[in-house]
This is a predicted structure of a 91-nucleotide RNA (Glycine riboswitch aptamer) from an uncultured Pelagibacteraceae bacterium. It was read from a public genome assembly, where an Rfam model found it. The coordinates come from a structure-prediction model, not an experiment, and the mean pLDDT is 83.
RNA sequence: UACAAUGUAACGGGAGAGACUACUUUAAAGUAGCGCCGAAGGAGCAACGUUAACCCCGGAAACUCUCAGGCAAAAGGACCGUUACCGUAAU
Repeated sequence: UACAAUGUAACGGGAGAGACUACUUUAAAGUAGCGCCGAAGGAGCAACGUUAACCCCGGAAACUCUCAGGCAAAAGGACCGUUACCGUAAU
């Protein structure tokens, strides 16, 4: 010097799975029951590192588990794109 990355905000896109049954009850919500989903969050682990070696420890995810959350619409939603700001590696 700089619009790297990271982070923040706004806008746009954004999947999956019962509008399940019973009771209170207009729906939603609450309670109970059975069935499902994974892309908020959370948890787990491989190679590898460490060690003479083992154990311990560190160690990723869109993988796995479903605690949480969700299963018409709405809301939410990892991630992606654009814009703005912060920021600063390389040069």